[in-house]
The prediction has a mean pLDDT of 84. A computed fold for a 255-nucleotide part of an RNA from a Candidatus Omnitrophota bacterium, annotated as large-subunit ribosomal RNA, domain VI. RNAcentral holds the full RNA, with entries from ENA. The organism belongs to Candidatus Omnitrophota, within Bacteria.
Context: one part of a larger RNA
RNA sequence: CGUAGGAUAUUUGAAGGAAUCAUUCCUUAGUACGAGAGGACCGGGAAUGACGAACCUCUGGUGUUCCUGUUGUCCUGCCAAGGGCAUUAGCAGGGUAGCUAAGUUCGGAAAGGAUAAGCGCUGAAAGCAUCUAAGCGCCAAGCCCCCCUUAAGAAUGGAUAUCCCCAUCAGCCACCUUGUAGACGACGAGGUUGAUAGGUCCCAUGUGUAAGAUCCGUAAGGAUUUAAGCUUAGGGAUACUAAUCUGGCGAUCGG
Repeated sequence: CGUAGGAUAUUUGAAGGAAUCAUUCCUUAGUACGAGAGGACCGGGAAUGACGAACCUCUGGUGUUCCUGUUGUCCUGCCAAGGGCAUUAGCAGGGUAGCUAAGUUCGGAAAGGAUAAGCGCUGAAAGCAUCUAAGCGCCAAGCCCCCCUUAAGAAUGGAUAUCCCCAUCAGCCACCUUGUAGACGACGAGGUUGAUAGGUCCCAUGUGUAAGAUCCGUAAGGAUUUAAGCUUAGGGAUACUAAUCUGGCGAUCGG
């Protein structure tokens, strides 16, 4: 832009896509069968592998600054306490959220329709026979459907419900706060009648007992205060800060 009024919700499904897997064990049953050796069909049950999807409770990984330790050197006048640099983490030990697999959960189930090869019923041509010529069945991991998913730009351009009346309604966009979204558009949550983001408080989590002070030791250091202090992205609460003020578009040849 189109879908001949404009919207907001909910949909139908033409046509596509994805998927379709395999093995082992137990039982039936050491049964049928077979002289024996051996050894089932059918049916029931339990696992596993590969593949795929989703997720992060668990097990882990990462986690560029969340916590701690530590070397060298420089700085904050010195001590103590800190900071910078050594990879735009100096090195090392851990680690929240997120992301993730090696982790967790789930999937390929069942049913139906028409068939292939094949097996049949009835049955003539051809007094018999014959699954076929008329007619009627059964049957496959294959086909269609079923399950999941995209989907009306499906030009036959679909459907349902509700709203809107002549200068703006229904609504949409801009602008702003933003994230479960994201390269940008887009999508989602909000904009004071407000918890959208930040801040603050509480909690969780992580790290592992801060600083200062006191005591012990000549000192390095240790103990107590103290499971302390600090805690990114997590949960909750709270208008303290910022979402101010506003602008634009919006119904024709229809009713």